Description:
This is a predicted complex of two RNAs, RNase P RNA and transfer RNA, with 432 nucleotides together.
């Protein structure tokens, strides 16, 4: 220089003047994010049986831990790309079973034989029949282990070494999985983000859930079942009942309260652990709106980028005052853990490769 | 706030992993005196976008982007 992890901060800071929404009697106090997003996952809470049984449906998929839980995290096998530092993988089963490899090619999963090789018959010869064979060419993503040496009429795991592959045995590891002996000449092409096997996991909706109070109107039809989104059992509840349609009414969040603000909370400290994460101590209370607050303008100082340049240096290149732009993505709407996506920039430490001293 | 769904030619939409199609519109030709109807023939596509499995992807999985549709209460 130049890359590549991991941790953080992000409406720059300070004053000051007018405003906003929520607490409080007043003084005063509090007031957006690392994604508040997209709603993709997982839970918490609510309500139907605090959820049950089987058929179907769906979802995850290498191991082994953390987690309330996960499709997430962290460690680690394996593969595969990088000179490295790291970095990516939906990575179980294809010798349970269907099923599909289009086009090319002789042939595409019970393999086959167009050209070539070679052997024997016929011919004078070109060539032709028959047989063998799969090394070489030629098709194609993909052609029935791969190189190399014997071998043979030509060849071939036909033998025979090495690599690969399969079975059984020993060591190591919790485990994926790695070393290592010995045997088999080789039987099992590819796709499971095709159907399907196996292992696990999943009841359904949602804060417009769900309570309580509350104004104002008008009923009518049909069905017999309802109980929430697949179907059978079961099990609650039903007939002044429930379900569907059709009409009617509504107080400015299509009414008012509550659910909704102490939490799987947050800073710090120390301890266990390689890490995610756990325990323990102290400490602190951190928006709760409803046409929907968190803002707007001025001065100052930081910050980035360009200019113009006094100096400084052989040079290349460095620069105070000045002047002139810029400051993103985006915005809570019952909450929490993720993961994805979007984003001007800045700051902390690490590691690697290259040059040169 | 929550819950679904669709995107393929100018416009409606078809399309069992293999050759991008229909029907209307459009352009030229015959027909007609003309113009319509009709016949013949022709053009036109990032299959909304970007990765991924796969030999191969409209179609299959993921993520973006657009568009639409439905959820209050009382009785």
């Nucleotide at each position: 220089g130049g890359a590549g992890g991991c941790g953080u901060c992000g409406a720059g800071g300070u004053g000051a003047u007018c405003g906003c929404u929520g607490g409080g009697a007043a003084a005063c106090c509090a007031g957006a994010g690392g994604a508040a997003a997209g709603u993709c996952c997982g839970a918490g809470c609510u309500c139907c049986a605090c959820a049950g049984g089987g058929c179907g449906a769906g979802g995850u998929g290498c191991u082994g831990g953390c987690u309330a839980a996960c499709g997430g995290c962290c460690a680690g096998u394996c593969g595969g790309g990088g000179u490295g530092a790291c970095c990516c993988g939906a990575a179980g089963g294809a010798a349970a079973g269907u099923g599909c490899c289009a086009c090319a090619g002789a042939a595409a999963a019970c393999a086959g034989a167009c050209c070539g090789c070679c052997g024997c018959c016929g011919g004078c010869a070109a060539c032709g029949g028959c047989g063998g064979u799969a090394a070489g060419g030629g098709u194609g993503a993909a052609a029935a282990g791969g190189u190399g040496c014997g071998g043979u009429a030509a060849g071939a795991g036909c033998g025979c070494a090495c690599c690969g592959c399969c079975c059984u045995c020993c060591c190591g590891g919790u485990g994926a999985c790695g070393g290592g002996a010995g045997g088999g000449g080789c039987a099992c092409g590819g796709c499971a983000a095709a159907c399907c096997c196996c292992a696990c996991c999943u009841g359904g909706a949602g804060c417009a859930a769900g309570a309580c109070c509350g104004a104002a109107c008008a009923g009518g039809a049909g069905g017999c079942g309802c109980g929430u989104g697949g179907c059978c059992c079961g099990c609650g509840c039903g007939a002044u009942g429930c379900c569907u349609c059709c009409g009617g009414g509504u107080a400015c969040u299509g009414g008012g309260u509550c659910g909704c603000a102490c939490g799987a909370g947050c800073g710090c400290g120390c301890c266990g652990g390689c890490a995610a994460c756990g325990a323990c101590g102290c400490g602190c209370c951190c928006a709760g709106a409803g046409g929907a607050a968190u803002g707007a303008u001025c001065a100052c100082c930081a910050g980035c980028g360009g200019g113009c340049g006094a100096g400084g240096g052989c040079a290349a290149c460095c620069g105070g005052a000045c002047c002139c732009g810029c400051g993103a993505c985006a915005g809570a709407a019952c909450u929490c853990g993720g993961c994805u996506u979007a984003c001007c920039g800045g700051c902390g430490g690490c590691u690697c490769c290259g040059a040169c001293g | 706030g929550g819950g679904c769904g669709c995107u393929u030619a100018g416009c409606u939409c078809a399309g069992c992993g293999g050759g991008a199609g229909a029907g209307c519109a459009c352009u030229g030709c015959c027909u007609u005196c003309a113009c319509a109807c009709g016949g013949c023939a022709g053009g036109g596509g990032u299959c909304g976008c970007u990765g991924g499995u796969u030999c191969a992807a409209u179609c299959c999985c993921a993520g973006c982007a657009g568009c639409g549709c439905c959820c209050a209460c009382c009785a």

Its mean pLDDT, the model's own confidence on a scale to 100, is 82.
Rfam match: Bacterial RNase P class A. Rfam links the family to the GO terms tRNA processing, ribonuclease P activity and dimeric ribonuclease P complex. The family's RNA type in Rfam is ribozyme. From the family's description: Ribonuclease P (RNase P) is a ubiquitous endoribonuclease, found in archaea, bacteria and eukarya as well as chloroplasts and mitochondria. Its best characterised activity is the generation of mature 5'-ends of tRNAs by cleaving the 5'-leader elements of precursor-tRNAs. Cellular RNase Ps are ribonucleoproteins.